Overview
This is a predicted structure of a 117-nucleotide RNA (FMN riboswitch aptamer (RFN element)) from Clostridiales bacterium CHKCI006. The RNAcentral record of the sequence draws on Rfam and Ribocentre. RNAcentral records the identical sequence in 2 taxa.
RNA sequence: UAAACACUUCAGGGCAGAGUGAAAUUCUCUACUGGCGGUAGACUCCGCGAACCCGACAGGGCCGAAUCGGUGCAAUUCCGGUAGCAACAGUCAAAGUCUGGAUGGAAGAAGGUUUUU
Numbered sequence: 001u002a003a004a005c006a007c008u009u010c011a012g013g014g015c016a017g018a019g020u021g022a023a024a025u026u027c028u029c030u031a032c033u034g035g036c037g038g039u040a041g042a043c044u045c046c047g048c049g050a051a052c053c054c055g056a057c058a059g060g061g062c063c064g065a066a067u068c069g070g071u072g073c074a075a076u077u078c079c080g081g082u083a084g085c086a087a088c089a090g091u092c093a094a095a096g097u098c099u100g101g102a103u104g105g106a107a108g109a110a111g112g113u114u115u116u117u
Base pairs, nucleotide, nucleotide: 002116003115004114007111008110009109010108017029018028019027031097032096033086034085035048036047037046038045043084044083052061053060054059066082067081068080069079070078088100089099090098
């Protein structure tokens, strides 16, 4: 310096204000939020995780949404404009934001140990 086995720790945010109503943080207006890796810095690109479905397991399936202008060697990532999307179960009324599975799991990030090189 590189590799391998096992290990430890960490690893998700958000309804303020108003309207209708018997009842809504669920509807309407408005507000707010954006996991991990890659890449000119990304909720919308590429890949992955979670959730959901199938399966005894391994594993497989499914998996949302963007454009225009500008700068630049380089940006669907920055700046400006306008737009869009967000699992399942629950609920006096339909949920990205409440409650719950979850003091869970996990992409992955960091760390040190041993062995080999």